[in-house]
């Protein structure tokens, strides 16, 4: 060069056939303690890798690019 897969939250991952994005650890606050740790209860945090298209509507489907990972010459 060429083919495939993979890209979502700080980190590990989910999100049949398009309908407005979630888990679990981690953080933050209260409560619980003599004080930490476990617990228990709230919360915050993501323009879904970028750029266009297609649609009334994209995390989801095209096209392109740019990470990464294996195959291939």
């Nucleotide at each position: 060069g060429c083919u495939u897969g993979c890209g979502u939250a700080g980190c590990u991952c989910a999100g049949g056939c398009g309908g407005u994005a979630g888990a679990g650890c981690a953080c933050u606050u209260c409560a619980u303690u003599g004080g930490u740790a476990a617990u228990g209860a709230a919360g915050a945090g993501g323009u879904c890798g970028g750029c266009a298209g297609u649609u009334c509507g994209a995390g989801u489907c095209u096209g392109c690019u740019c990470g990464u990972a294996a195959g291939c010459u």